Transfer RNA from a Planctomycetota bacterium, 73 nucleotides, folded computationally.
The sequence was found in a public genome assembly.
RNA sequence: GGGCUCGUAGUUCAAUUGGGAGAACGCCUGGUUUGCAACCAGGAGGUCACCGGUUCGAAUCCGGUCGAGUCCA
Numbered sequence: 001g002g003g004c005u006c007g008u009a010g011u012u013c014a015a016u017u018g019g020g021a022g023a024a025c026g027c028c029u030g031g032u033u034u035g036c037a038a039c040c041a042g043g044a045g046g047u048c049a050c051c052g053g054u055u056c057g058a059a060u061c062c063g064g065u066c067g068a069g070u071c072c073a
Stems, first nucleotide, its partner, number of pairs: 001072007010025004019056001027043005049065005
């Protein structure tokens, strides 16, 4: 330098081939307990890497940029 895969909550990851953004763990509040842990109930937390395009509608499709992994040179 080129090819391929990927980038979604604090972390690890879903979103079944365009229409409601979610799970587990973690965090906060309350309950329970002498207390901690565990458990129960509720809650907060997201520029879907960034820019542009297509579309009535984009996390999802297209182009570019940045970053990570991998292969080739």
Taxonomically the source falls in Planctomycetota (Bacteria, Pseudomonadati). It matches the Rfam family "tRNA".